[in-house]
Molecule: transfer RNA
Organism: Tetrapisispora phaffii CBS 4417
RNA sequence: GGGCGCGUGGCGUAGUUGGUAGCGCGCUUGCCUUGCAAGCAAGAGGUCACUGGUUCGAUUCCUGUCGCGUCCA
Numbered sequence: 001g002g003g004c005g006c007g008u009g010g011c012g013u014a015g016u017u018g019g020u021a022g023c024g025c026g027c028u029u030g031c032c033u034u035g036c037a038a039g040c041a042a043g044a045g046g047u048c049a050c051u052g053g054u055u056c057g058a059u060u061c062c063u064g065u066c067g068c069g070u071c072c073a
Base pairs, nucleotide, nucleotide: 001072002071003070004069005068006067007066010025011024012023013022019056027043028042029041030040031039049065050064052062053061
C1' cells in the first nucleotide's frame, strides 16, 4: 500500500428483504432477611464509531474518514 471482516448502554451481544433498538450480566430503588447472598418487583442508562448522500423515513442502502482484527505484498 491492497483485500476481507468488525465498530450498537459499564461489559458481552441480537437486530439486514429501511418504519424511530432488544436480551444476558452489571448498576439503582423497594419487598423479603437479625444482616448479607439468593429470589421477586420496578427503574435509570444507548445522539447504533464519525461525515456526507439517497429516501416521507437510515443501526440497516451508497461515498469518504477513523479505530481494531485478519490475510497478501